[in-house]
RNA sequence: UUCAUAAUUAAAGCGCCCGGGCUAACCUUUGAACGGAUAUGGAAGGUUAGUUGACGAGGAGGAGGUUUAUCGAAGCAUCGGCGGGUACCUCCCGGUUGAAAAGCACAACCGUAAUCAUGUCUUUAAAUCAUUAGGGUAACCUAAUGGACAAAGAGAGAUGAAUGCCAUAAA
Repeated sequence: UUCAUAAUUAAAGCGCCCGGGCUAACCUUUGAACGGAUAUGGAAGGUUAGUUGACGAGGAGGAGGUUUAUCGAAGCAUCGGCGGGUACCUCCCGGUUGAAAAGCACAACCGUAAUCAUGUCUUUAAAUCAUUAGGGUAACCUAAUGGACAAAGAGAGAUGAAUGCCAUAAA
């Protein structure tokens, strides 16, 4: 240093890299202007190595299934690929609303919240940017300081609308 085994830690714009981008070294080709030659700069290609490859907000009842799993920001390679994943679908468990309560059915929902529609208010964005420090030949990496700018979702109100039977019952 590599392989195997065991244990521990680490996560969801999360992890990884055979494509691609970029950098360096070497090699090959081309090779401006100057009168010529040799070369150089530049350009193209190859090999090797390195580097890059998602900025936050939001999101978990259980089982199974499925894959391009919500929202916006950015000077947009944040391209492309693989794996995973709180999304989605079906079923199950427990519940909420539907004008007394309970029960049954139906519809839409919720997993500490809970019917639908439309408003209002609240809900620390981060990177990019600028100024710097350190590492590296470089591409780049790590970190600090400053100033901002979202959408969805969620929460709290408001307005309007929303089944049947039991039941022309009982009180």
A computed fold for a 171-nucleotide RNA from Cytobacillus kochii, annotated as glmS glucosamine-6-phosphate activated ribozyme aptamer. Of the family's consensus pairs, 89% are formed in the model. The organism belongs to Cytobacillus, within Bacteria. It matches the Rfam family "glmS glucosamine-6-phosphate activated ribozyme aptamer". Gene Ontology terms of the family: catalytic activity and regulation of gene expression. By type it is a riboswitch.